[in-house]
RNA sequence: GCUUCCAUAGCUCAGUGGUAGAGCGUUGGUCUUGUAAACCAAAGGCCGAGGGAUCGAUACCCUCUGGGAGCA
Numbered sequence: 001g002c003u004u005c006c007a008u009a010g011c012u013c014a015g016u017g018g019u020a021g022a023g024c025g026u027u028g029g030u031c032u033u034g035u036a037a038a039c040c041a042a043a044g045g046c047c048g049a050g051g052g053a054u055c056g057a058u059a060c061c062c063u064c065u066g067g068g069a070g071c072a
Base pairs, nucleotide, nucleotide: 001071002070003069004068005067006066007065010024011023012022013021018055026042027041028040029039030038048064049063050062051061052060
């Protein structure tokens, strides 16, 4: 330098066009002499940034930023 993949909750990841979920974690409650475990509930993300196509974008297209891989 070229090609390609990834970026979504505190962490690990789903979600292939109709304004977003799980597990773990956190907080509260039940239970326990107490803690843990278990069970119930809640909070927490305008989906890396900008632009485009679309009635409508986390999703499709382009550019940028950051990270990974391959070739040279």